Record summary: The RNA shown here (SAM riboswitch aptamer (S box leader)) has 127 nucleotides and comes from a Bacteroidota bacterium. It matches the Rfam family "SAM riboswitch aptamer (S box leader)". Rfam's curators write: The SAM riboswitch is found upstream of a number of genes which code for proteins involved in methionine or cysteine biosynthesis in Gram-positive bacteria. The sequence was found by an Rfam model in a public genome assembly. Of the family's consensus pairs, 97% are formed in the model. NCBI's taxonomy places the organism under Bacteria, Pseudomonadati, Bacteroidota.
[in-house]
RNA sequence: AAUUUAUAAAGAUGUGGUGAGAGAAUAGGCUCAAUGACCCACGAGCAACCAACUAAAAGUUACCUAGUGUAAUUGGAAAACCGGUGCUAAAUCCUACCUCUGAUGAGAGUAAGAGGAAAAAUAAAUU
Numbered sequence: 001a002a003u004u005u006a007u008a009a010a011g012a013u014g015u016g017g018u019g020a021g022a023g024a025a026u027a028g029g030c031u032c033a034a035u036g037a038c039c040c041a042c043g044a045g046c047a048a049c050c051a052a053c054u055a056a057a058a059g060u061u062a063c064c065u066a067g068u069g070u071a072a073u074u075g076g077a078a079a080a081c082c083g084g085u086g087c088u089a090a091a092u093c094c095u096a097c098c099u100c101u102g103a104u105g106a107g108a109g110u111a112a113g114a115g116g117a118a119a120a121a122u123a124a125a126u127u
Stems, first nucleotide, its partner, number of pairs: 001127007013043005021032003026096004044088003048085003058074006064067001092119001097116005104109001
C1' cells in the first nucleotide's frame, strides 16, 4: 500500500510551543478560531478493537469408584489491573447516491423523517 471482516447518535483534557485558518476529499451549509483554533511536545483522561487473565453452559479424550465422578483440553461473559494501537468540539458536525414514508398540493414534486449504500476513520487478519 492492497484485500477481507467488524465498529461507531455514548465517553474523555491541562500546560508549554507555534501563529492562521480548521472541521478527510468536492460542493452547499453550519460551527470552532488572535479571549490563540488546527498542529507539535509533555502530563492527564476515555474506552472502540486486539492481546492477557478467566466463571458458567456445552464438546472431546483418558481413568475408575461408573457417578450430572476425576484429570486434561476446547470453549468463553462481566468487572478490575495491565499491554499494543486508538481517541479526548459539535452523530463520521449535517447534506449529496439509492429506496420508502411524506404534512401541503389538482398533480408532479416539496418541507420533514426512516432505512440502505459509497467514501473516509479505527482495529484485527492476510498478501